Small-subunit ribosomal RNA, central domain from an uncultured bacterium, 349 nucleotides, folded computationally. RNAcentral holds the full RNA, with entries from ENA and SILVA. The prediction has a mean pLDDT of 86.
[in-house]
Context: one part of a larger RNA
RNA sequence: UUGGGCGUAAAGCGUGCGUAGGCGGCUACUUAAGUCUUAUUUGAAAUCCCACAGCUUAACUGUGGAGGGUGGUAAGAAACUGGGUGGCUUGAAUACAUCAGAGGUAAGUGGAAUUCCAUGUGUAGCGGUGGAAUGCGUAGAUAUUAGGAGGAAUACCAGUGGCGAAGGCGACUUUCUGGACUUAAACUGACGCUGAGGAACGAAAGCGUGGGGAGCAAACAGGAUUAGAUACCCUGGUAGUCCACGCCGUAAACGAUGUCAACUAGCCGUUGGAAUCCUUGAGAUUUUAGUGGCGCAGCUAACGCAUUAAGUUGACCGCCUGGGGAGUACGGCCGCAAGGUUAAAACUC
Numbered sequence: 001u002u003g004g005g006c007g008u009a010a011a012g013c014g015u016g017c018g019u020a021g022g023c024g025g026c027u028a029c030u031u032a033a034g035u036c037u038u039a040u041u042u043g044a045a046a047u048c049c050c051a052c053a054g055c056u057u058a059a060c061u062g063u064g065g066a067g068g069g070u071g072g073u074a075a076g077a078a079a080c081u082g083g084g085u086g087g088c089u090u091g092a093a094u095a096c097a098u099c100a101g102a103g104g105u106a107a108g109u110g111g112a113a114u115u116c117c118a119u120g121u122g123u124a125g126c127g128g129u130g131g132a133a134u135g136c137g138u139a140g141a142u143a144u145u146a147g148g149a150g151g152a153a154u155a156c157c158a159g160u161g162g163c164g165a166a167g168g169c170g171a172c173u174u175u176c177u178g179g180a181c182u183u184a185a186a187c188u189g190a191c192g193c194u195g196a197g198g199a200a201c202g203a204a205a206g207c208g209u210g211g212g213g214a215g216c217a218a219a220c221a222g223g224a225u226u227a228g229a230u231a232c233c234c235u236g237g238u239a240g241u242c243c244a245c246g247c248c249g250u251a252a253a254c255g256a257u258g259u260c261a262a263c264u265a266g267c268c269g270u271u272g273g274a275a276u277c278c279u280u281g282a283g284a285u286u287u288u289a290g291u292g293g294c295g296c297a298g299c300u301a302a303c304g305c306a307u308u309a310a311g312u313u314g315a316c317c318g319c320c321u322g323g324g325g326a327g328u329a330c331g332g333c334c335g336c337a338a339g340g341u342u343a344a345a346a347c348u349c
Base pairs, nucleotide, nucleotide: 004320005319006318007303008302012317014201015200017198021194022193023192025088026087027086028085029084030083031082033081034080035077036076037075038074039073040072041071042069049065050064051063052062053061054060091191092188094186097182103177104176106174107173108172109171110154115149116148117147120144121143125136126135162169163168206247207246208245209244210243211242215241216240220236221235222234223233258316259315260314261313262312263311266294267293268292269291270290271289272288273287274286275285276284277283278281298305299304322349323348324347331342332341333340334339
């Protein structure tokens, strides 16, 4: 470079924002860069191809022709792409109105439960297991009554329910705040899509400093089990889990399915809106934005997907190229560190 792929075989960056770049709605006029036509000039000879001719033929040779270009110059064409000017409203955005929501941030408040402290009653066990033991208890436990402290999580509602770009978000009240949907069509008039670099967000664990510490619980200790038991089970238990600020930047970060747009049979649920109709109802029909279950065409190696496509197409980005070595070494960049990211080769099957 050409070609093939990326749900499960190798392969979609964890996610959005966005620079360059690539691509880009309808219409009128214009330009002539791309594009197309014609003319001219040039593309040496030999070689290659075609025709004819000459050596007895052939190779070979001679003559003529053809071919060969992101070529140059000039003249012209104006459909498409590009440039310029003007207009449009369907794409996109904004304003007004409506509306659902665990969307985010900060502050405050509540009740249930566990644990602990001190207290009353009360007496010999409690706890735990497959069965036990370690453990706790006559210095009065467990149980139960009333009181207090403190931390963490928010039963029921709760739903293949909702919201968010993803990670994720669940008691209640208030503060500040983001986004979506719907009706109508007021306003702008292509302002759009994608997005190498870039910068931002990013579960858990981990790290730094300072707090906090009820429960749970890596490590650790003990008791069991066992041939052994550095485990599964039990009794304890420290980091951690929580808060503030700052790092880390990874996950089966999964729908293992990039984003945007258009088109392509249906049926049944469910969430948020809207419209119409009447018999005014726990109504019917339609429409729209989500979210589920089936199913045709089509696709697929099959499984399956099937208007939320893995169907039919277009735009742009990312990624793959036998298994192991290896997501490793070396070097670079980032990090306090742990490590992350970029990323080979020898060798071997």